A computed fold for a 73-nucleotide RNA from a Phycisphaerales bacterium, annotated as transfer RNA. It was read from a public genome assembly. The organism belongs to Phycisphaerales, within Bacteria. It matches the Rfam family "tRNA". From the family's description: Transfer RNA (tRNA) molecules are approximately 80 nucleotides in length. Rfam links the family to the GO term triplet codon-amino acid adaptor activity. The family's RNA type in Rfam is transfer RNA.
RNA sequence: AGCUCCGGAGCUCGGCUGGCAGAGCGCCGCUCUCAUAAGGCGGAGGCCGCGGGUUCGAAUCCCGCCGGAGCGA
Numbered sequence: 001a002g003c004u005c006c007g008g009a010g011c012u013c014g015g016c017u018g019g020c021a022g023a024g025c026g027c028c029g030c031u032c033u034c035a036u037a038a039g040g041c042g043g044a045g046g047c048c049g050c051g052g053g054u055u056c057g058a059a060u061c062c063c064g065c066c067g068g069a070g071c072g073a
Base pairs, nucleotide, nucleotide: 002071003070004069005068006067007066010025011024012023013022019056027043028042029041030040031039049065050064051063052062053061
């Protein structure tokens, strides 16, 4: 240098055939308890790796780059 897959909340991931960015765990507050944990209720947190293109509209499709994993040599 070549091929394949992955990159989204602090972590693990869903997001179908392009149309509202979500879940679980974690974190914060309240509640419950003599207290802690568990349980219940509520909340914060994302310009979806970067740049460009297509489109009325891109996390999603196309191109380049960056990072990670694997394969072949």